[in-house]
RNA sequence: GAAAAUAAUGAAGCGCCAGAACUUAAUCAAAUAAGAAAAAUUAAGUUGACGAGGGCUAGAGUUAUCGAAAAUUCGGCGGAUGCUCUAGAGGGAUCACACCCUUACAAGAUGACAAAUCUAUAAGGUGACUUAUAGGACAAAACAUCUUGAGUGAAUUCC
Numbered sequence: 001g002a003a004a005a006u007a008a009u010g011a012a013g014c015g016c017c018a019g020a021a022c023u024u025a026a027u028c029a030a031a032u033a034a035g036a037a038a039a040a041u042u043a044a045g046u047u048g049a050c051g052a053g054g055g056c057u058a059g060a061g062u063u064a065u066c067g068a069a070a071a072u073u074c075g076g077c078g079g080a081u082g083c084u085c086u087a088g089a090g091g092g093a094u095c096a097c098a099c100c101c102u103u104a105c106a107a108g109a110u111g112a113c114a115a116a117u118c119u120a121u122a123a124g125g126u127g128a129c130u131u132a133u134a135g136g137a138c139a140a141a142a143c144a145u146c147u148u149g150a151g152u153g154a155a156u157u158c159c
Base pairs, nucleotide, nucleotide: 014078015077016076017075019074020047021046022045023044024043025042026041027040050067051066052065056088057087058086059085060084061083062082089102090101091100092099094154095153096152097151105149106148107147108146109145110144111143118135119134120133121132122131123130124129
């Protein structure tokens, strides 16, 4: 120094960085009165998703919801509560099936909320940049309430 093992910490716009861009240093180095610059190479660094929302169980498949932003929030790898299908459990107008759904049928109407960006001020770093505080805003999906509606076959009640 590497590998392995053990322990602790750490997550879902989450983690990471070999492309890319940017920063520093050295080399390039001669020319030139003196001093550079650009390009290239090497080494070391920096950037690389802003919140909202999201989990019945199991298996398989798959480029995993919603908006915000001066849009590298590009590109890549991994992961993840998404989506589709199958099965089980459960729920839905009296029951069963169909159908739909997962605290739980579908459609429509009404209603709500964010962080970064921005502005200002500090701290760290040669620098690219990083961290923090304060101020002022602005969403959509969701969710809640209400309205309307829901096939087939039975049961009950009334006429």
About this RNA:
GlmS glucosamine-6-phosphate activated ribozyme aptamer from Zhenhengia yiwuensis, 159 nucleotides, folded computationally. The model forms 89% of the base pairs in the Rfam consensus. The RNAcentral record of the sequence draws on Rfam. Rfam family: glmS glucosamine-6-phosphate activated ribozyme aptamer. Rfam classes the family as a riboswitch. Lineage of the source: Bacteria > Bacillota > Lachnospirales > Lachnospiraceae > Zhenhengia.